[in-house]
Record summary: Predicted 3D model of a 74-nucleotide RNA (transfer RNA) from Schwartzia sp. (in: firmicutes). Model confidence (mean pLDDT): 81 of 100. It matches the Rfam family "tRNA". It is annotated as a transfer RNA. Lineage of the source: Bacteria > Bacillota > Negativicutes > Selenomonadaceae > Schwartzia. It was read from a public genome assembly.

RNA sequence: GGGCCUAUAGCUCAGUUGGUUAGAGCAGCCGGCUCAUAACCGGCCGGUCCUUGGUUCGAGCCCAAGUGGGCCCA
Numbered sequence: 001g002g003g004c005c006u007a008u009a010g011c012u013c014a015g016u017u018g019g020u021u022a023g024a025g026c027a028g029c030c031g032g033c034u035c036a037u038a039a040c041c042g043g044c045c046g047g048u049c050c051u052u053g054g055u056u057c058g059a060g061c062c063c064a065a066g067u068g069g070g071c072c073c074a
Stems, first nucleotide, its partner, number of pairs: 001073007010026004019057001028044005050066005
């Protein structure tokens, strides 16, 4: 220099060929259980879906550019 993949909660990820409330597990907090701790059970908390623009009635999802990360070629 060229090509490909990827970015969603503090962490690991899902999100069904675009459809009306953005989810799960772990972590954290509160409670239950226990003599107590762990485990287990219930609840709560937590997001500008990387940025900017475009398409559309409607974008986490499609398109373009940029940024970060990963892989391959040179």